A computed fold for a 462-nucleotide part of an RNA from an uncultured bacterium, annotated as small-subunit ribosomal RNA, 3' major domain.
[in-house]
Context: one part of a larger RNA
RNA sequence: UGACGGGAGUCCGCACAAGCGGUGGAGCAUGUGGUUUAAUUCGAUUCUAAGCGUGGAACCUUACCAGGGCUUGACAUUCCGAGAAUCUCUACGAAAGUAGAGAGUGCUUUAUUGAACUCGGUAACAGGUGCUGCAUGGUUGUCGUCAGCUCGUGUCGUGAGAUGUCAGGUUAAGUCCUUUAACGAGCGCAACCCCUAUUCUGUGUUAAAUGUUCACAGAAAACUGCCUCGGACAACGGGGAGGAAGGCGGGGACGACGUCAAAUCAGCAUGGCUCUUACGCCCUGGGCUACACACGUGCUACAAUGGCGAGUACAAAGGGUCGCAAAACCGCAAGGUGAAGCUAAUCCUCUAAAACUCGUCUCAGUUCGGAUUGAGGUCUGCAAUUCGACCUCAUGAAGCUGGAAUCGCUAGUAACCGUGAAUCAGCCACGUCACGGUGAAUACGUUCUCGGACUUUGUACA
Numbered sequence: 001u002g003a004c005g006g007g008a009g010u011c012c013g014c015a016c017a018a019g020c021g022g023u024g025g026a027g028c029a030u031g032u033g034g035u036u037u038a039a040u041u042c043g044a045u046u047c048u049a050a051g052c053g054u055g056g057a058a059c060c061u062u063a064c065c066a067g068g069g070c071u072u073g074a075c076a077u078u079c080c081g082a083g084a085a086u087c088u089c090u091a092c093g094a095a096a097g098u099a100g101a102g103a104g105u106g107c108u109u110u111a112u113u114g115a116a117c118u119c120g121g122u123a124a125c126a127g128g129u130g131c132u133g134c135a136u137g138g139u140u141g142u143c144g145u146c147a148g149c150u151c152g153u154g155u156c157g158u159g160a161g162a163u164g165u166c167a168g169g170u171u172a173a174g175u176c177c178u179u180u181a182a183c184g185a186g187c188g189c190a191a192c193c194c195c196u197a198u199u200c201u202g203u204g205u206u207a208a209a210u211g212u213u214c215a216c217a218g219a220a221a222a223c224u225g226c227c228u229c230g231g232a233c234a235a236c237g238g239g240g241a242g243g244a245a246g247g248c249g250g251g252g253a254c255g256a257c258g259u260c261a262a263a264u265c266a267g268c269a270u271g272g273c274u275c276u277u278a279c280g281c282c283c284u285g286g287g288c289u290a291c292a293c294a295c296g297u298g299c300u301a302c303a304a305u306g307g308c309g310a311g312u313a314c315a316a317a318g319g320g321u322c323g324c325a326a327a328a329c330c331g332c333a334a335g336g337u338g339a340a341g342c343u344a345a346u347c348c349u350c351u352a353a354a355a356c357u358c359g360u361c362u363c364a365g366u367u368c369g370g371a372u373u374g375a376g377g378u379c380u381g382c383a384a385u386u387c388g389a390c391c392u393c394a395u396g397a398a399g400c401u402g403g404a405a406u407c408g409c410u411a412g413u414a415a416c417c418g419u420g421a422a423u424c425a426g427c428c429a430c431g432u433c434a435c436g437g438u439g440a441a442u443a444c445g446u447u448c449u450c451g452g453a454c455u456u457u458g459u460a461c462a
Stems, first nucleotide, its partner, number of pairs: 001462002003459003007456007015446002019409005026300008034291002042053002064286007073125001077124002079121005086103007107114001127275002130273003136269002138264003141260001143258001148187006154163003167178003193252004198220007207212001223246001226240005302402001306361006318349003323342002328337003368399001373394007415438007
């Protein structure tokens, strides 16, 4: 000087408390461990792994396993030889492919060839999701959007170092003020950027129909500016006016010096090592979906603030031409037929649902709950057996609010309700990311728990 303390002081944070809703019990979905397996590919493991990489494993993906094949190779450059490319057929085969047969003669040229492509050969080489994230780049998580981390010159100290960065106030903030052997400066804070809340101006179709809404572009507006009180006449704090908005208006992007030899050689790149008729490459089938069990994250419930039936109202944000698909008709339905319109403020997706009104059920393992199983279908796709989704009928498990423990959230938030998108042929999405609708309760306070900041103190630690 740090680090640490079951030392002290000050302060902060959904950290506790005050509240609301969950998890932990049940069924299912999903990830992980374990076990099993020919293989169940690999990575991630306290917070900071476990609906994570994967924003979509039937084949492909795919890296794993079994079997069938290839060895200059699926891909690149160079050299030699042959042939245009390309297409069709036959046999064998699960396919990859192997063996043959036929059609075909293009473009360019100095008529030799050349360009592209195919086949064969020769090696130089290709290739490796093989190892090392403890050799690395890049990227990322975390402390933490915490308020810190430093430098120049000066000064002090023999020196390591100190000072500045302390102190008194104040702030969300090393934010600002005052003071001051310090004076300045940098990276952070804040602001500049984007969205949103108000008004005005301009423009505008495809919105709406004479008020305008909306979209786009621009402008104004908020700055403790005004009043008052406190304060040190400061910074700042309390209250008020006006205002759509008030003291950072709300949200996002943005993450200092560093920490964890944190994560990633499987996104990519890359040093070294290693394989080279195989640890490379192609194909078929299987596996990644197994199942005494344990854990994490979710969904659905256990019901009357409800279930069911009927009627009826109100969104936002997205997506669409290899696409979205209306009307109409058929089917109980999934869906089918059908094709209008739309390269989209025009057409479609698209009936939002909860809410509201009426009726019914009357506390029951039930008209709750829907797992599981049987049968019949629909759709996608070469192909749904391992292993897809959906529909109809039947079946009707567990479950009556969950032990110890534990999580989220302070406002348009939590909770509840539906909608869309990416990925995608289809989908195991109950996931993720976004969008709107309805819309609370509580915060006395900082003793305690956890994490953090600053000062101080102790130390046999560095």

Rfam family: Bacterial small subunit ribosomal RNA. Its family is annotated with ribosome and structural constituent of ribosome in the Gene Ontology.